Predicted 3D model of a 71-nucleotide RNA (transfer RNA) from a Candidatus Margulisiibacteriota bacterium. Model confidence (mean pLDDT): 80 of 100. The sequence is in RNAcentral, with records from ENA.

């Protein structure tokens, strides 16, 4: 430099163009002799900028970063 793939909470991972869900972590309460186990709840996210659309995590264009292949 060319081609391909990827970016979603602190971490991991889902999501036909139609309310962004789950697990762990964190915090609160309950339970318990104790709690790191168990139960209930809360917090927290779509890489950036535009476009299409009634509606975009999803489609399109450009950009940033990461991975793979080729040179």
């Nucleotide at each position: 430099u060319g081609g391909g793939g990827g970016a979603u909470a602190g971490a991991c991972u889902a999501a036909c163009g139609g309310u962004a869900g789950g697990u762990c972590a964190u915090c609160g309460c309950c339970c318990u002799u104790u709690g790191a186990a168990g139960g209930c709840g809360a917090c927290a996210g779509u890489c950036c900028u535009g476009g299409u659309u009634c509606g975009a995590a999803u489609c399109c264009a450009g950009g940033u970063c990461c991975c793979c292949c080729a040179g």